[in-house]
RNA sequence: GGGGCCGUAGCUCAGUUGGGAGAGCGCGUGGAUCGCACCCACGAGGUCGAGGGUUCGAAUCCCUUCGGCUCCA
Numbered sequence: 001g002g003g004g005c006c007g008u009a010g011c012u013c014a015g016u017u018g019g020g021a022g023a024g025c026g027c028g029u030g031g032a033u034c035g036c037a038c039c040c041a042c043g044a045g046g047u048c049g050a051g052g053g054u055u056c057g058a059a060u061c062c063c064u065u066c067g068g069c070u071c072c073a
Base pairs, nucleotide, nucleotide: 001072002071003070004069005068006067007066010025011024012023013022019056027043028042029041030040031039049065050064051063052062053061
């Protein structure tokens, strides 16, 4: 320098005809318990890496770009 894959909640990750942003763990509040853990209920938490484009509508399609992993040279 070129090719491929990945980037979504604090962490690990789902998310396909383009239309609801989610799960587990963690965190907060309440319950239960003599108390703690487990458990139950409710809740907070997201510029979907960034910018632009297409579209009525984009995490999803196109272009550019940043970071990580990997292959080739």